[in-house]
RNA sequence: GCCCUAGUAGCUUAACUUUAAAGCACCGGCCUUGUAAACCGGAGAAUGAAGAUUAGACAUCUUCCUAGCGCA
Numbered sequence: 001g002c003c004c005u006a007g008u009a010g011c012u013u014a015a016c017u018u019u020a021a022a023g024c025a026c027c028g029g030c031c032u033u034g035u036a037a038a039c040c041g042g043a044g045a046a047u048g049a050a051g052a053u054u055a056g057a058c059a060u061c062u063u064c065c066u067a068g069c070g071c072a
Base pairs, nucleotide, nucleotide: 001071002070004068005067006066007065010024011023012022013021018055026042027041028040029039048064049063050062051061052060
């Protein structure tokens, strides 16, 4: 230099263009002499960045950024 893959909550992953979902973690409650577990409830994402297409984009297109595999 070229090709491919990935980037979404603190972490791990979902999501046919049509309300961004779940588990763990976090906060509160319940329980307990107390802690943990179990149970109940709650908050947290402008989906790596900027544009394009569209009535509408995590998704499609373009250009970058970051990480990784491969080729030279």
Molecule: transfer RNA
Organism: Gymnothorax vicinus